The RNA shown here (c-di-GMP-I-GGC riboswitch aptamer) has 83 nucleotides and comes from Desulfuromonas sp. The source organism's lineage runs through Bacteria, Desulfuromonadia, Desulfuromonadales, Desulfuromonadaceae and Desulfuromonas. It was read from a public genome assembly, where an Rfam model found it. Model confidence (mean pLDDT): 84 of 100. Rfam family: c-di-GMP-I-GGC riboswitch aptamer. Gene Ontology term of the family: cyclic-di-GMP binding.

Order: sequence, then structure tokens, then C1' cells
RNA sequence: CUUGAUAAAGCCAAACCCGCUGAGAAGCGGGGACGGAAAGCGGCGGGUCUAACGAAUCCAUCUAGAUGGCCGAGCUACCAAGG
Repeated sequence: CUUGAUAAAGCCAAACCCGCUGAGAAGCGGGGACGGAAAGCGGCGGGUCUAACGAAUCCAUCUAGAUGGCCGAGCUACCAAGG
């Protein structure tokens, strides 16, 4: 530097259930594993989702948020194999 195997040291944890928070999408904690080689980090671009407050008042249009386990791009990193 390239690659990611029915390997391996470790890591994360979908659905669902319980509790708390939030108007909501959803988040956090516990249980639980569908999966993941960045399922580590950050909403920068696109997508999807929410609509309480503000603008508009017909409309999610602006706007305000959610999602990094939707995609792209960015930053950082473990193990192994090959060069």
C1' cells in the first nucleotide's frame, strides 16, 4: 500500500420486551442478537422520517429537528493475509 477468509484477539448490537425522556421522528439505560471489517467519530451533500415552537396559513414551502445500522464524501483505528 492492497484485500477482508466458515480464521482470530477483542469490539458493536437490529427486531422485540421493560424503564426513563421527548409533541413527535427518536434518544438514553437494562435485557436480547438480526447483523456489521469501520455498525468507530462528526449531520458536510443527497435520501428518508417528525411537525411542538417561529414564518407562511392551503401545502412540510421556509424553518426547526431525527436518522452515521440508507447512500456519497471526510477524519481516525484493531486483527489477519498478500505485496